Predicted 3D model of a 405-nucleotide RNA (Bacterial RNase P class A) from a Desulfobacteraceae bacterium. It matches the Rfam family "Bacterial RNase P class A". The family's RNA type in Rfam is ribozyme. The prediction has a mean pLDDT of 77.
RNA sequence: UGGUGUGGUUAAAAUGAUCGCCGGAUGGAUCUAUCGAUUCACCCGGAGGAAAGUCCGAACACCAAAGGGCAGGGUGCUCCAUAACAUGGAGUCGCGGCGACGUGAAGGAAAGUGCAACAGAGAGUAGACCGCCCGGUAUGGGAAUCAGCAUACAGCUGUUUAUUAUAUCGGGUAAGGGUGAAACGGUGCGGUAAGAGCGCACCAGUUUUCCGGGUGACCGGAAAAGCUAUGUAAACCCCACCCGGUGCAAGACCAAAUAGGGGAGUGAUCGAGGGCGGUCCGUCCGAGCUCCCGGGUAGGUCGCGAGAGGUGACAGGUAACUGUCAUCCACAGAUGAAUGAUUAUUGCCCGGUGAGAGGUAACUCAAACCGGGAACAGGAUUCGGCUUACUGACCGCACUGACCG
Numbered sequence: 001u002g003g004u005g006u007g008g009u010u011a012a013a014a015u016g017a018u019c020g021c022c023g024g025a026u027g028g029a030u031c032u033a034u035c036g037a038u039u040c041a042c043c044c045g046g047a048g049g050a051a052a053g054u055c056c057g058a059a060c061a062c063c064a065a066a067g068g069g070c071a072g073g074g075u076g077c078u079c080c081a082u083a084a085c086a087u088g089g090a091g092u093c094g095c096g097g098c099g100a101c102g103u104g105a106a107g108g109a110a111a112g113u114g115c116a117a118c119a120g121a122g123a124g125u126a127g128a129c130c131g132c133c134c135g136g137u138a139u140g141g142g143a144a145u146c147a148g149c150a151u152a153c154a155g156c157u158g159u160u161u162a163u164u165a166u167a168u169c170g171g172g173u174a175a176g177g178g179u180g181a182a183a184c185g186g187u188g189c190g191g192u193a194a195g196a197g198c199g200c201a202c203c204a205g206u207u208u209u210c211c212g213g214g215u216g217a218c219c220g221g222a223a224a225a226g227c228u229a230u231g232u233a234a235a236c237c238c239c240a241c242c243c244g245g246u247g248c249a250a251g252a253c254c255a256a257a258u259a260g261g262g263g264a265g266u267g268a269u270c271g272a273g274g275g276c277g278g279u280c281c282g283u284c285c286g287a288g289c290u291c292c293c294g295g296g297u298a299g300g301u302c303g304c305g306a307g308a309g310g311u312g313a314c315a316g317g318u319a320a321c322u323g324u325c326a327u328c329c330a331c332a333g334a335u336g337a338a339u340g341a342u343u344a345u346u347g348c349c350c351g352g353u354g355a356g357a358g359g360u361a362a363c364u365c366a367a368a369c370c371g372g373g374a375a376c377a378g379g380a381u382u383c384g385g386c387u388u389a390c391u392g393a394c395c396g397c398a399c400u401g402a403c404c405g
Stems, first nucleotide, its partner, number of pairs: 001401011013346007021046004026041006048376001052387002055385005060247004067281004072243005077091005092106001093104004107238002112236002114232003129177002131173011146158004185203006204228002206225008251302004261293006273285004309328008348373006356365003
């Protein structure tokens, strides 16, 4: 000095002026029997790291209280943290990267079922295409030997054996070749008619036993057994553990209005109907219930922010986090839904030029001037997370490349 990785903080401004909003404290005035309402003065406060998604978990509220089975759903390496979680921390193993690091839907394929195109003989108790070996048959060649003929030399004919070539039939084989992403462990030696873990040595995997380290996942080591059984469970499935429902439009209270209307069906303790997420059992409530026509109401208050709370210090812990002490809460509380508009000055960021300054060098800082820019985006019960969108600045730590000394 370039690139890369990772952690934390902050929030797109500050100040002034003019006008406009919501909540609140204090004081005054008017109205009112009271509660309280209106208005004036001045002061305090007024969105986010994601407020988004509505993905996960809970607090809280209601379902009168409660059980068992089946189905269904969730999680899925180990330990720890937490109110809890599919979250977080630390680790183990796998994969990617030179590395700092990143990432995993990370239990089981020898319980069973399913799927894996095409090619290929055959794709998981598989399999014979080309080959290799043995035997038979047919045809051709054919030393030696035998027979005949000839014999000066050279030989000729026939039968036939070892053997050889081709074709075909039967048997053995899975080492060699081919197909394929993948072929039923790999390399070497022996053995065999030719071959094969058929045997042996070494290596890999699997199973069993033992030793050492670790809370554990797991890591390291030794021995035995020729045992050699593809992949896929983000396919069905098996195994282990866990699981009431609905949700602030929950729910509570106050006030007001109407038509206590009309019709049909059914039931009344031998139980209609209803509750307990689905379903079965079980259990509880229970004299009304179901359907059709017609009518009234839609207002207000609470819930609503004092909490698994914020901030700081100390202690424990590798860390996530926990404990103790102190301190703060006029720190948003709307309900068609508030925090805005205009203007001035300054500031911040990026780029260009760059006086000047530092340094041995590489290189760095930088006044002034000019041009440009300011992202994603706004509560509605609250909290702990996750995911997604987007970007300006600052502070660290780590890895790696180049240059100078």

Annotation:
Of the family's consensus pairs, 99% are formed in the model.